Notes: A computed fold for a 70-nucleotide RNA from Callorhinchus milii, annotated as transfer RNA. Its Rfam family is "tRNA". From the family's description: Transfer RNA (tRNA) molecules are approximately 80 nucleotides in length. Rfam classes the family as a transfer RNA. Gene Ontology term of the family: triplet codon-amino acid adaptor activity. The coordinates come from a structure-prediction model, not an experiment, and the mean pLDDT is 81. NCBI's taxonomy places the organism under Eukaryota, Eumetazoa, Craniata, Chimaeriformes, Callorhinchus. The sequence is in RNAcentral, with records from Rfam.
RNA sequence: UGCUGUAGCUCAGUGGUUAGAGCACUCGCCUCACAAGCGAGGGACCUGGGUUCAAUUCCCAUCAGGGCAA
Numbered sequence: 001u002g003c004u005g006u007a008g009c010u011c012a013g014u015g016g017u018u019a020g021a022g023c024a025c026u027c028g029c030c031u032c033a034c035a036a037g038c039g040a041g042g043g044a045c046c047u048g049g050g051u052u053c054a055a056u057u058c059c060c061a062u063c064a065g066g067g068c069a070a
Base pairs, nucleotide, nucleotide: 001067003065004064005063008023009022010021011020016053025041026040027039028038029037047061048060049059050058
């Protein structure tokens, strides 16, 4: 100097409708059993402030991470 921060992990999302997906986890079905498959469930917007009727989204600051330059 510019970028990113959303579920245990990898990522979507974009001012307003219940914040979603894949993998993972738990339970059930299936099976002699396991795996695979099917169904269900739990779980998240880094933190603080501002704008707004309404902020995960816009603005500011802090924190953390990695990138570029010196």